[in-house]
Molecule: SAM riboswitch aptamer (S box leader)
Organism: Flavobacteriales bacterium UBA5939
């Protein structure tokens, strides 16, 4: 690289370097010289791993945040199919799917 499992409607930004792109992908719609990407520092969010406790018997509940990841515009920004509401469209809701992200896992 690829496998399996879980989650993805919540949450949380300042500074420095840098100097034109960025939001995965088509299209849309956005962000961006009132400074993009990237890197660094500090701060924060969250609670996957983790720590503690309980009951218990491999999974649950509660509390926590030292450490390992992750994250800090927009629902994963929207996107496909089916169903419902609607006279229809738009829109909204529900179910499923594709792709992706993160964590853990095993090799």
């Nucleotide at each position: 690289a690829g496998u399996g499992u879980a989650u993805c409607g919540a949450g949380a930004a300042a500074g420095g370097u840098g100097g034109a792109g960025g939001g995965a992908a088509c299209g849309g719609c956005c962000c961006u010289g009132u400074g993009a990407a990237a890197c660094c520092u500090u701060a924060g969010c969250a609670a996957c791993c983790c720590u503690c406790a309980a009951a218990u018997c491999u999974g649950u509940u509660g509390a926590g945040a030292a450490g390992g990841u992750g994250c800090u515009a927009a629902u994963u920004c929207c996107u496909u199919u089916c169903c419902g509401c609607u006279a229809a469209a738009a829109g909204c809701g529900g179910a499923a799917g594709u792709a992706g992200a993160u964590a853990c896992u095993g090799g």